[in-house]
RNA sequence: CGGGAUGUGGCGCAGCCUGGUAGCGCGUCUGUUUUGGGAACAGAAAGUCGUGUGUUCGAAUCCCACCAUCCCGA
Numbered sequence: 001c002g003g004g005a006u007g008u009g010g011c012g013c014a015g016c017c018u019g020g021u022a023g024c025g026c027g028u029c030u031g032u033u034u035u036g037g038g039a040a041c042a043g044a045a046a047g048u049c050g051u052g053u054g055u056u057c058g059a060a061u062c063c064c065a066c067c068a069u070c071c072c073g074a
Base pairs, nucleotide, nucleotide: 001073002072003071004070005069006068007067010026011025012024013023020057028044029043030042031041032040050066051065052064054062
């Protein structure tokens, strides 16, 4: 320098191809239960979907550029 993959609550991931209200598991908090802890049950909080731009009535999803990490080539 060129090519490719990945980026989504605290952590691990799905959703993208085929645009239409942001989901799952674990974790955290509250309550019930328990002498206490753990477990179980009920409820809650937590996301500008890596950044910016464009297209669209509407973008996590499509276009373009850039950033970070990893891999391959030179």

Description
Predicted 3D model of a 74-nucleotide RNA (transfer RNA) from Nannochloropsis oceanica. The prediction has a mean pLDDT of 81. Rfam family: tRNA. By type it is a transfer RNA. Gene Ontology term of the family: triplet codon-amino acid adaptor activity. RNAcentral holds the sequence, with entries from ENA.